[in-house]
Molecule: SAH (S-adenosyl-L-homocysteine) riboswitch aptamer
Organism: Stutzerimonas stutzeri
RNA sequence: UGUCCGAGGGGCGCUGCAGCAGGCUUACCGUUUCAGGGGUCUGUCAGGCUCGGAUGGGGCGUUAACCAUACGCAUCAACGGCGCCCAUUCGC
Numbered sequence: 001u002g003u004c005c006g007a008g009g010g011g012c013g014c015u016g017c018a019g020c021a022g023g024c025u026u027a028c029c030g031u032u033u034c035a036g037g038g039g040u041c042u043g044u045c046a047g048g049c050u051c052g053g054a055u056g057g058g059g060c061g062u063u064a065a066c067c068a069u070a071c072g073c074a075u076c077a078a079c080g081g082c083g084c085c086c087a088u089u090c091g092c
Stems, first nucleotide, its partner, number of pairs: 001056008009086006017048001019044007028037002047079001
């Protein structure tokens, strides 16, 4: 750093950025042509974030380093547009 899985309590509704799917663009770029890029419209869309595990790739390092295991102690997340409802905890 990529992918997969799990967790961060749930449900319903609204908006809609990114992403995804499709249309348009011969008055945009590119081009012999095609592709492609950009723009725009429609649909979908509020775990896309963090933590943990597994796995793959890249980089650094080379026993003055790195990693693993055992034992002990401590701690147990932080966040995620708006509205409503439920659950849970604390206080009054």